[in-house]
RNA sequence: AGUAGAGGUUGCGCUGAUUAUGAGUAUGCUGCCGGAUGUGACGGGCACAGAGGAAGGCAGUGGAAAGGGAAAAGCGCCGAAGGAAGGGAAAGACCGAAUUUUCUGACCUGGGCAUAUGGCAAAGAACCAUAUGACUGUCAUCUGGCAAGAUGGAGAGCUACU
Numbered sequence: 001a002g003u004a005g006a007g008g009u010u011g012c013g014c015u016g017a018u019u020a021u022g023a024g025u026a027u028g029c030u031g032c033c034g035g036a037u038g039u040g041a042c043g044g045g046c047a048c049a050g051a052g053g054a055a056g057g058c059a060g061u062g063g064a065a066a067g068g069g070a071a072a073a074g075c076g077c078c079g080a081a082g083g084a085a086g087g088g089a090a091a092g093a094c095c096g097a098a099u100u101u102u103c104u105g106a107c108c109u110g111g112g113c114a115u116a117u118g119g120c121a122a123a124g125a126a127c128c129a130u131a132u133g134a135c136u137g138u139c140a141u142c143u144g145g146c147a148a149g150a151u152g153g154a155g156a157g158c159u160a161c162u
Base pairs, nucleotide, nucleotide: 001162002161003160004159005158008078011077012076013075014074015073018070019069027062028061029060030059031058032057033056037049038048039047040046042096043095044094081109082108083107086104087103088102089101090100091099110136111135113133114132115131116130117129118128119127138153139152140151141150142149143148
């Protein structure tokens, strides 16, 4: 350097029938109250609705969806993969902009789990980050007759073959 391989409390990622939540919410219609504003997030412009009654509220009657989650099953795999400072591009009715999507990406993480805190979020879901804890794979050193134990390391690692 090449090839093959191992790790497992649910190994990792992707797709995903179905399904709960979202939510009796948004919103439609009807009635009553209300009485001048309202809508295009926000600023500017512009446009539109409005005393033939705006916003808002109450009652009645209908009543979603998206993002986020769970998941039978399938597929690809073992830096599987995840996070991420910074940078670029596109969308964003007009000019800005919030925001959204996407590409790249120094650098960080062996793995899953539990707990705490923070982030994201409608959420006591899920996910992400950090810390702590035990567990687990692996290597090095030491102890040990063995089994095993202690300490330390990191996937740019470890094992086998060439």
Notes
The RNA shown here (Lysine riboswitch aptamer) has 162 nucleotides and comes from a mouse gut metagenome. The RNAcentral record of the sequence draws on MGnify. Its Rfam family is "Lysine riboswitch aptamer". Rfam's curators write: Riboswitches are metabolite binding domains within certain messenger RNAs that serve as precision sensors for their corresponding targets. Its mean pLDDT, the model's own confidence on a scale to 100, is 81.